[in-house]
A computed fold for a 101-nucleotide RNA from uncultured Saccharofermentans sp., annotated as SAM riboswitch aptamer (S box leader). The coordinates come from a structure-prediction model, not an experiment, and the mean pLDDT is 81. Taxonomically the source falls in Saccharofermentans (Bacteria, Bacillota, Clostridia, Eubacteriales). Its Rfam family is "SAM riboswitch aptamer (S box leader)". Rfam describes the family as follows. The SAM riboswitch is found upstream of a number of genes which code for proteins involved in methionine or cysteine biosynthesis in Gram-positive bacteria. The sequence was found by an Rfam model in a public genome assembly. Of the family's consensus pairs, 94% are formed in the model.

RNA sequence: UGCUUAUCAAGAGUGACUCGAGGGACCGGCCCGUUAUAAGAGUCCGGCAACCGCGGAAAGCAGCGGUGCCAAUUCCGGCAGGGAAACCUGAAAGAUGAGGA
Numbered sequence: 001u002g003c004u005u006a007u008c009a010a011g012a013g014u015g016a017c018u019c020g021a022g023g024g025a026c027c028g029g030c031c032c033g034u035u036a037u038a039a040g041a042g043u044c045c046g047g048c049a050a051c052c053g054c055g056g057a058a059a060g061c062a063g064c065g066g067u068g069c070c071a072a073u074u075c076c077g078g079c080a081g082g083g084a085a086a087c088c089u090g091a092a093a094g095a096u097g098a099g100g101a
Stems, first nucleotide, its partner, number of pairs: 001101001003099006013045001015044005022032003026078004046070003051066004074093001079090004
């Protein structure tokens, strides 16, 4: 990088330092931020969760290890079906884990 598979409506920072004008995958919308009480990124610390391993007879637990996550439903829609509409269902795309090439 592409393949298979599971999950994605809950939960979790007014922390420290450095960088910083952009950021929220893409497109449209909308939102967060634009010299700052600075969005966002990195490192550390803290927290949430429970996909994998350990441990365990098992259920379970969340103790240890490997990830993941900590604005907004995956922020909403983007394709298809249903519906007068509101809206509903499914997919696609994306993210993460596990497996395998």